[in-house]
């Protein structure tokens, strides 16, 4: 200065007050959160990537109900969301207003905020070392 390699570590926040009810952090009102790379300038809703959950393929039991194991994102599926103004060379990322989104199971009543799969998994991100100029 740094493509590669190896081996450690890190690696998701958030229901507070009221109301209805026999029951609700799950419904009604206010509030409260926001992973990781990218982008001329800081992003939940600009482009992508991640866990889940189906799919799809291989396979063991079972047998017409199905119940595990393994792999696979080159599976276009569940699966999402932003606008107006203003400042500038550059901003759907900032500032000012308004809006919008948020896996599966589960529950005496429906959850982004509880529990639970999860001491899991993983996009990355750092070290130290090796190894190269």
């Nucleotide at each position: 200065c740094g493509a590669c390699g190896u081996u450690c570590u890190c690696g998701g926040g958030g229901c507070g007050g009221g109301g209805u009810g026999c029951a609700a952090u799950u419904c009604c009102c206010c509030a409260c959160c926001g992973g990781c790379g990218g982008u001329u300038a800081u992003a939940g809703c600009c482009c992508g990537c991640g866990a889940g959950c189906g799919g799809c393929c291989u396979u063991g039991c079972a047998u017409u109900g199905g119940c595990g194991a393994g792999g696979u994102g080159u599976c276009a599926g569940c699966a999402g969301a932003u606008c107006u103004g203003g400042u500038g060379a550059a901003a759907u990322u900032c500032c000012a207003g308004g809006g919008c989104c948020g896996a599966c199971a589960g529950u005496g009543a429906c959850a982004g905020u509880c529990u639970g799969g999860a001491u899991g998994u993983g996009a990355g991100a750092g070290a130290a070392c090796g190894g190269g100029a």
About this RNA: FMN riboswitch aptamer (RFN element) from Pontivivens insulae, 133 nucleotides, folded computationally. Rfam family: FMN riboswitch aptamer (RFN element). About the family: The RFN element is a highly conserved domain that is found frequently in the 5'-untranslated regions of prokaryotic mRNAs that encode for flavin mononucleotide (FMN) biosynthesis and transport proteins. The coordinates come from a structure-prediction model, not an experiment, and the mean pLDDT is 80.